[in-house]
C1' cells in the first nucleotide's frame, strides 16, 4: 500500500426553561422534592413465535410454503458448522442446491434436422454421360464446415471404399459392490457397461416435511343519562280506545320495585421479559447449562424539546404504541480486531 471478515460507537460536558411516567410530602389538586424517559435501525410489514377471542373427535382433498446434510431455537423461509457447483493469486464471497431412465408441455431466431435424431455443404463405393475436367442418379457416413444458448462423449492410434464406440488405450459417464462420514457426499479402491435415455420443474407436476383463522380498533372487567326488553306487584273508586249510546265484553295508558342486553364514559390488558450486564462450565460454531448482579419508556391527540456557553473529527439515516427472534431497506463519519496479497 491494496483488500477480506467480525465487533462495536453514533458528537461529548455544564447550566436554565419546558414535556412526560413512577415513588414521596401534603387535606386531593396545585405545587414542591427523588428518580426514569427512543433506535441500531424504533422502519418496511416481508417471515415465525408468545398472548387474546373464535373455531376444532381422528383422517383427507383443495391451497399455501419449504426444498443438499446436520445440528442450534419458542419457532422460522432465520442461524452455525459441513457437502457440493461456481468466482477470486489469496483471504474469502455467491447459490431457488430434492426429482427430467413417472407423465404431459415448451424450446423464439437460425438451422438440413432441437428429439422414435437428422444429410444442407463436404467425403465416398457403385451406376451412367463424357477423351478429360466434371455432371447427373441409387445408396453409405455425424470425421470436417456451417446455423444455433444447446446438435447425441474427448483424444489417439488401428480400422474403413469414406466414416464410424466399429474396436482397443487414457480421461469422462453410468450402475453395483468396498472403504470413510450421522449423513449430504467422497475415494490414487474393485468389478460390470462401450456409452443407453439434450435443456427446461422461479412449466403443470411427483416426492418429503410444515401451515385452522382474525388480530391489542386482539380481548376482559365497571358502568351512567336517555330510549327500550323481561318479571312481580298496585292500580279495577280504571285516564283513554273500540262495538252509535247505557249494561256488557276486548284492548290497556299509569304508578312501584326487581332483572338482563348494549351506547357514552372509565379501568386493565401495558411492559419483569425466550431481558441485559459479568463470571464460570459444555460445544469448533450457532447455542446451551449453572451462579452472581440490574430494573431499563410506558403515553393515549399522543412525552423524550428549546435556548446559552465551552470543546472536538462539525455530527448522517431516522421517532416506541401489545411483546420478542429474525429478515431486508436507509445511513455523515469513526473506532477495534483477527487474516491476506
Nucleotide at each position: 500500500g491494496a483488500g477480506u471478515c467480525g465487533g462495536c460507537c453514533a458528537g461529548g460536558c455544564a447550566g436554565u426553561c419546558g414535556c412526560u411516567g413512577a415513588g414521596g410530602u401534603u387535606a386531593c389538586a396545585c405545587a414542591c422534592c427523588u428518580u426514569g424517559g427512543a433506535g441500531g435501525a424504533a422502519a418496511g410489514u416481508c417471515c415465525g413465535g408468545g398472548c387474546u377471542c373464535c373455531a376444532c373427535a381422528g383422517g383427507g382433498c383443495a391451497g399455501g410454503g419449504u426444498g443438499c446434510c446436520a445440528g442450534g431455537u419458542a419457532a422460522c423461509g432465520c442461524c452455525u458448522g459441513g457437502g457440493a457447483g461456481g468466482c477470486g493469486c489469496g483471504a474469502g464471497c455467491c447459490u431457488a442446491c430434492g426429482g427430467a431412465a413417472a407423465g404431459u408441455g415448451c424450446c423464439a431466431c437460425a438451422g438440413a434436422a432441437a428429439a422414435u435424431a437428422a444429410a444442407c455443404c463436404g467425403c465416398c463405393u457403385c451406376a451412367c454421360a463424357g477423351c478429360a475436367a466434371u455432371g447427373u442418379g441409387c445408396g453409405g457416413u455425424a470425421a470436417g464446415g456451417g446455423u444455433g444458448a444447446a446438435a447425441a462423449g474427448g483424444u489417439g492410434c488401428g480400422g474403413u471404399a469414406a466414416g464410424a464406440g466399429c474396436g482397443c488405450a487414457c480421461c469422462g459417464c453410468g450402475c453395483a459392490g468396498g472403504u470413510g462420514g450421522c449423513a449430504a457426499c467422497a475415494c490414487u479402491c474393485u468389478g460390470c457397461g462401450g456409452c443407453a435415455c439434450g435443456g427446461u420443474a422461479a412449466a403443470c407436476c411427483c416426492c418429503a416435511c410444515c401451515c385452522g383463522g382474525a388480530g391489542c380498533a386482539a380481548g376482559a372487567c365497571c358502568a351512567a343519562a336517555u330510549a327500550g326488553g323481561g318479571g312481580a306487584g298496585c292500580g279495577c273508586u280504571g285516564a283513554g280506545u273500540g262495538u252509535g249510546c247505557c249494561c256488557a265484553c276486548a284492548c290497556g295508558a299509569g304508578c312501584u320495585c326487581c332483572c338482563g342486553g348494549g351506547u357514552a364514559g372509565g379501568u386493565c390488558g401495558c411492559u419483569c421479559g425466550a431481558g441485559g450486564u459479568g463470571c464460570g462450565c459444555g460445544g469448533c460454531g450457532a447455542c446451551g447449562c449453572g451462579c452472581a448482579u440490574c430494573c431499563c419508556a410506558g403515553a393515549g391527540g399522543a412525552a423524550u424539546g428549546a435556548c446559552u456557553g465551552c470543546u472536538c473529527u462539525c455530527g448522517a439515516c431516522a421517532g416506541a404504541a401489545c411483546c420478542c427472534g429474525g429478515c431486508u431497506u436507509a445511513c455523515c463519519g469513526g473506532c477495534c480486531g483477527a487474516c491476506u496479497c
Predicted 3D model of a 341-nucleotide RNA (Bacterial RNase P class A) from a soil metagenome. Its Rfam family is "Bacterial RNase P class A". It is annotated as a ribozyme. Rfam describes the family as follows. Ribonuclease P (RNase P) is a ubiquitous endoribonuclease, found in archaea, bacteria and eukarya as well as chloroplasts and mitochondria. RNAcentral holds the sequence, with entries from MGnify. Its mean pLDDT, the model's own confidence on a scale to 100, is 76.